RNA sequence: AACUUAUCCAGAGAAGUUGAGGGAUUUGGCCCAUUGAUACUUCAGCAACAGACUUGCAUGUCGAGUACUGUGCUUCGUCCAACAAGUAAUAUGACUUGAAAGAUAGGUG
Numbered sequence: 001a002a003c004u005u006a007u008c009c010a011g012a013g014a015a016g017u018u019g020a021g022g023g024a025u026u027u028g029g030c031c032c033a034u035u036g037a038u039a040c041u042u043c044a045g046c047a048a049c050a051g052a053c054u055u056g057c058a059u060g061u062c063g064a065g066u067a068c069u070g071u072g073c074u075u076c077g078u079c080c081a082a083c084a085a086g087u088a089a090u091a092u093g094a095c096u097u098g099a100a101a102g103a104u105a106g107g108u109g
Stems, first nucleotide, its partner, number of pairs: 002108007013043005021032003026082004044074003049070003052066005057060001078101001083098005
């Protein structure tokens, strides 16, 4: 590289530097952006995936807790559609479910 499992309706931002793009990729929309995009740094915070520690009894592929370690994240928001099925229905648009793709974490490798 690839495969696999779980989650993706919650939560949590300031400052400094940078300086034109950004919302993963393609297409079409829509939106954000010089009243500062993006990236980086510092500090702060959120969560609880894994490790660690504490704890309960039903001793498990279990539950609860802490937030020390490794990550992750901190505007709406995985922006919407694309593929399949369906709903009401007739405007060619709306809605629902699933898939696909993606993100994060764990495992295999």